[in-house]
RNA sequence: AGAGUUUGAUCCUGGCUCAGAACGAACGUUAGCGGCGCGCCUAACACAUGCAAGUCGAGCGAGAAGGGAGCAAUCCCAGUAAAGCGGCGCACGGGUGAGUAACACGUAGGUAAUCUACCUCGAGGUGGUGGAUAACCUUCCGAAAGGAGGGCUAAUACAGCAUGAGACCACGCUUCCGCAAGGGGGUGAGGUCAAAGCGGGCCACUAUUCAUAAGCUCGCGCCUCGAGAUGAGCCUGCGGCCCAUCAUGGUAGUUGGUAGGGUAACGGCCUACCAAGCCGAAGACGGGUAGCUGGUCUGAGAGGAUGAUCAGCCACACUGGAACUGAGACACGGUCCAGACUCCUACGGGAGGCAGCAGUGGGGAAUCUUGCGCAAUGGGCGAAAGCCUGACGCAGCGACGCCGCGUGAGUGAUGAAGGCCUUCGGGUUGUAAAGCUCUGUGGAGGGGGACGAAUAAGGGUUGGCUAACAUCCAGCUCGAUGACGGUACCCCUUUAGCAAGCACCGGCUAACUCUGUGCCAGCAGCCGCGGUAAGACAGAGGGUGCAAACGUUGUUCGGAAUUACUGGGCGUAAAGCGCGUGUAGGCUGCUCGGAAAGUCGGAUGUGAAAGCCCUGGGCUCAACCUAGGAAGUGCAUUCGAAACUUCCGAGCUGGAGUGCUGGAGAGGAAGGCGGAAUUCUCGGUGUAGAGGUGAAAUUCGUAGAUAUCGAGAGGAACACCGGUGGCGAAGGCGACUGACUGGGCCAUUUCUGACGCUAAUGUGCAAAAGCGUGGGGAGCAAACAGGAUUAGAUACCCUGGUAGUCCACGCUGUAAACGAUGCUUGCUGGUUGUGGCGUUCCAUGGUGAAUGCCGUAACGAAGCCAACGCGCUAAGCAAGCCGCCUGGGGAGUACGGCCGCAAGGUUAAAACUCAAAGGAAUUGACGGGGACCCGCACAAGCGGUGGAGCAUGUGGUUUAAUUCGAAGCAACGCGAAGAACCUUACCUGGGUUUGACAUCUAUGGAAGUCGGGGUAAUGCCCGAUGUGCCCUUCGGGGAGCCAUAAGACAGGUGCUGCAUGGCUGUCGUCAGCUCGUGUCGUGAGAUGUUCGGUUAAGUCCGGCAACGAGCGCAACCCUUGUCUCCUGUUGCCACCAGUUCGGCUGGGCACUCUGGAGAGACUGCCGAUGUGAAAUCGGAGGAAGGUGGGGAUGACGUCAAGUCCUCAUGGCCCUUAUGCCCAGGGCUACACACGUGCUACAAUGGCUGGUACAAAGAGCUGCGAGACCGCGAGGUCAAGCCGAUCUCAAAAAGCCAGCCUCAGUUCAGAUUGCAGUCUGCAACUCGACUGCAUGAAGGCGGAAUCGCUAAUAAUCGCGGAUCAGCAUGCCGCGGUGAAUACGUUCCCGGGUCUUGUACACACCGCCCGUCACACCAUGGGAGUCAUUUGCUCCAGAAGUCGGUCACCCAACCGUAAGGAGGGAGCCGCCGAAGGAGUGGAUGGUGACUGGGGUGAAGUCGUAACAAGGUAUCC
Repeated sequence: AGAGUUUGAUCCUGGCUCAGAACGAACGUUAGCGGCGCGCCUAACACAUGCAAGUCGAGCGAGAAGGGAGCAAUCCCAGUAAAGCGGCGCACGGGUGAGUAACACGUAGGUAAUCUACCUCGAGGUGGUGGAUAACCUUCCGAAAGGAGGGCUAAUACAGCAUGAGACCACGCUUCCGCAAGGGGGUGAGGUCAAAGCGGGCCACUAUUCAUAAGCUCGCGCCUCGAGAUGAGCCUGCGGCCCAUCAUGGUAGUUGGUAGGGUAACGGCCUACCAAGCCGAAGACGGGUAGCUGGUCUGAGAGGAUGAUCAGCCACACUGGAACUGAGACACGGUCCAGACUCCUACGGGAGGCAGCAGUGGGGAAUCUUGCGCAAUGGGCGAAAGCCUGACGCAGCGACGCCGCGUGAGUGAUGAAGGCCUUCGGGUUGUAAAGCUCUGUGGAGGGGGACGAAUAAGGGUUGGCUAACAUCCAGCUCGAUGACGGUACCCCUUUAGCAAGCACCGGCUAACUCUGUGCCAGCAGCCGCGGUAAGACAGAGGGUGCAAACGUUGUUCGGAAUUACUGGGCGUAAAGCGCGUGUAGGCUGCUCGGAAAGUCGGAUGUGAAAGCCCUGGGCUCAACCUAGGAAGUGCAUUCGAAACUUCCGAGCUGGAGUGCUGGAGAGGAAGGCGGAAUUCUCGGUGUAGAGGUGAAAUUCGUAGAUAUCGAGAGGAACACCGGUGGCGAAGGCGACUGACUGGGCCAUUUCUGACGCUAAUGUGCAAAAGCGUGGGGAGCAAACAGGAUUAGAUACCCUGGUAGUCCACGCUGUAAACGAUGCUUGCUGGUUGUGGCGUUCCAUGGUGAAUGCCGUAACGAAGCCAACGCGCUAAGCAAGCCGCCUGGGGAGUACGGCCGCAAGGUUAAAACUCAAAGGAAUUGACGGGGACCCGCACAAGCGGUGGAGCAUGUGGUUUAAUUCGAAGCAACGCGAAGAACCUUACCUGGGUUUGACAUCUAUGGAAGUCGGGGUAAUGCCCGAUGUGCCCUUCGGGGAGCCAUAAGACAGGUGCUGCAUGGCUGUCGUCAGCUCGUGUCGUGAGAUGUUCGGUUAAGUCCGGCAACGAGCGCAACCCUUGUCUCCUGUUGCCACCAGUUCGGCUGGGCACUCUGGAGAGACUGCCGAUGUGAAAUCGGAGGAAGGUGGGGAUGACGUCAAGUCCUCAUGGCCCUUAUGCCCAGGGCUACACACGUGCUACAAUGGCUGGUACAAAGAGCUGCGAGACCGCGAGGUCAAGCCGAUCUCAAAAAGCCAGCCUCAGUUCAGAUUGCAGUCUGCAACUCGACUGCAUGAAGGCGGAAUCGCUAAUAAUCGCGGAUCAGCAUGCCGCGGUGAAUACGUUCCCGGGUCUUGUACACACCGCCCGUCACACCAUGGGAGUCAUUUGCUCCAGAAGUCGGUCACCCAACCGUAAGGAGGGAGCCGCCGAAGGAGUGGAUGGUGACUGGGGUGAAGUCGUAACAAGGUAUCC
């Protein structure tokens, strides 16, 4: 510090997710030790049991039981225990966080408005008297808890009196302080107010009973006053949560005053009266949530989150209320009352409060021992000893956290064995192990053994105080005490012995293979894996990371600049209010003076301790502990500064406004007025149609339409001018015209003197549609009707047509109200238009030139921007103010509020769901977008197919099997260049198992040949014959072949062409496809390759930020067309000769030809056009002319195209079978459907006879002349030929003659019968051919569709491969030999450029809505249930206060009566729970209902994306 994820790719926006740290954690797996910490986050749920607050006999009275001793009296334990009166404590310590949004907390202050026990200091006192009461005794009630009566008694208990330094109260005088309110001091006289003793010691003085009393003294107490310290109360400024869907809101003790009461104390704290205030957008009131802080976690910081342990404060103590006591409480282990709950009960009544420490139940994912000790620290009481102390110190449990240690160290390569992988060579585990040499932490055994403990009491001693040897104080010295714990630590002994796991290994993210599984099982933080070769599931081997732990889950911060103060944005990604006006608020020109709130600086106080940080120190280190320092960015007080902001005062004119002058304009509102057009009415002319559309129809018209002329009526809108022209804030404004009226502009300057900018709330205006009332209504036109279109057509088109559109008044308040761009001000190069008003110039009257200001446009420097683009009219550079945004969907929706007559508007969520949604640009692809071009693509022609019969292939059906594959073009006379057996893969049956075939081992035998048996046949069985080659030491061995045996293995046309190689098809012989360097762009990419010409061509030329290059095109290759040279048999024959007339022979090689080598054609030449180009057109020459014809040749790629059945091959599967052998059958089936062909339908023909002319091929298991036989297929004999020699071989159409004469025929030949031929082991299923006979459909073929542009189509025959035989198929060959092409509008396919795109699996794309089904969350809903809260009323416990006080009463007064005073009782106010009624809020539930979301496959349509087929959208 970043990374993954939207796309085919890119940049941006933007969300989601991850890596880090942390935790009072929990869960899973695992676990050796120690130290230090921490440990109910949930039920403030309920609690058994024990303990957690007592102490003082030196305040007081009283005083055992029991035990011991003793014979007993009695003594001792003992004036002890327990209880009581009294004092102090119990308000601390400990727990918890329910409540509380508050002066509760934090911080800084105030208290002149206060209190403070114990403690300290100072001052002064402590005299005298009285009456009770508990304990105790006794009587009684009660189950108990407890209580009542009578009697006795003490005090440091209680009550008077005295005294009063002093305090307090009212009054007077005086002084100081304070802004004031008021306070402090002094003083005068008056009033009021105290006390308690206990313990130790002493005898100088007094007394006497001579060691005591008084007294003295010391200590502890007590009283009063002052001061301090500590603690507390109260008040104030500032600070720290959410909701405005809680706001014309809240408040009646409410706000203030006066008087009184009350308190320690101010105060509506309380009461009475008076006034009507007080709080609130700087958020009152209400609702929700929450203890606050120091700190803690995170973060670079600013922040964010949090408030366990420790510390400070607050609140609470079963729930609610209340007071008492007290210095202090409205009191956790006190009281009273009410309530709920639990327990006891004799049913009458009682008892209780773990949110103290342990512990139990319960809840929960989850949180410990009913331990030891007061040794230390601290607290209470006490003079002290001491007692008490679940505070605390320790121990126990828990890997809950942090820290430390160990599980060994060194050496050790035949790189052992085993595992795993493997290309079978090896690799890896791995120096790892074993082995050898060492060490001893932890563990175990034994031994020693702490620190923590001292200022205790007391004793001794020295000094001080004193009358004093007491006491007390100070110093020195002696001096008991350890829970932890026989623990830490140390020493000895012992053995490598007892001690390693967890997660992960597709990317992010370090780490890879095998096996299993087969969209299953499963994984997953995000992206995503899994459908037979999974590095992603599961296991294994290996590896990576961390380690006594490792992972998972949850939560917080971070990354997230993703709420942006630091530090973001708003043209198109989310985001500028539709536009003005203006209130609060924010901001605000220049100069001078002053003040000092902000600001800046200094000082002081504070900012507790702990923590963080720094420097030291202590535990062996560390964690941890400890000392000191720093820091604590804050607050307050005070002193100073005066630039800036602010405030006050004085001025200025530049901002702003204002007066005078000029001029532009569809600015506004009401009125007047005009012509054109539509429609209607009337009249004329006139006749059959008009109208409308893609085409029609509905409609109008013979009752006279349309058309045309004239006249009239009425409403609405204003052609031309008219313009990226004008005006207005926006909406918006358009004939002409006169009044009324707003704003802006230019110019000259006058005056005012900052009067300004923005603008929350408010308020006004605001298109269209819509609403209300009343008018108006020509045209247009939602709804509606009809006609068309269509599968449908509730649409698009047509004919009609009502609201409405128009006017007046009122409402609505929204629009893609857009420049998708808030307003204002300043600054920052230019160029060109245009509107308005000026100034200057003249070559002066121009459409001139220059220039200023205000508008409005186009292009563009810089700059900005993700890009597109913006660019003085900013989206640039700055300033001010406002509004708005924070992923998509849900949703601008629900609920609530406000507005509206309604429609609806405005404000505005959540659950749930997704990992995207989106912007700009790029490359493609596509378009019922555009432009250009090409192709037998169309057109123009010729001939076919589709109809018939047959052949062949396919589908389908059938079958035991009809083997398999091929499937639009690009499957279908295709694989198959030839299924009777074989082939053959299929079926039935029979048989076989190292196999039909390969390699290895062993044994035997050469191999081979012949015969027989058996079988349907193979297999099988028997017999005979036979010995080869190489070496040899002659025994034998080897190679090869055969047989047998065993196993390694063979074999598979079994599966996967979607695991593959190879080969092939197709787009397409279309002209394209790319690269290097450079340049442009953030980038994907672009450029080049686009453009202008041209071409068959990315062919060439020109131009150009490109310059070059590669694969393609072309050429090179083959063939054919012309010529030359060479060759001359088997070919040829012009000349010569012979001839049986046949190149037959001699001869020749001229010619043809053969097959080798060359020549030739290149837009080379001429002209024209063209850019002086490329090229095109025409011409010449030439056998051939612009690629001469044909072929071979197929770029990058596409179709997961085809083929595992040619071959090869990974994986899987079969292994007495899915292998192999054999016989028979099947692939040849047949209601049908389709493709490809053949033959025809006839006279351009058929038949008969005669006659002519090819090319290219093939041939020894062959072609087979010829002769003979047969009607013929063919047969017999047989020459020649391994071929320019012989043979196949007859070419056919053609030509010449004749017949047929339009008919199902002398056309056509299917079908069938009979008879044959040939091949073959064998023609039944199932061959071809021949002869005779038979003679079907068919008379040129519907919709539709195919081929072909010249030696082509058409037509005619010939040959070959395969092959025993079988050809209408296929591959070749030649003969005869046309027609047509105007042209590119249209159909199909293709190429280039451009445009749009929501497509990228790329239009066979994407995608919308209803309906149906399932699930999920949610709104409404008659209601209903619960919680909470306001108000009104009833009732009213305890209790304070007030009143009363006739009843009761020891202290004081009084001889007494009685009084003062107190109490009970009663009454009153207040008052908790409770009850009644009525509102609000929140939550649950609810028949039914609304929409929403999600779901692999459903239904209906096709709305959107292309001109999406009616442009889209608001």
A computed fold for a 1514-nucleotide RNA from an uncultured bacterium, annotated as small-subunit ribosomal RNA. The prediction has a mean pLDDT of 84. The RNAcentral record of the sequence draws on ENA and SILVA.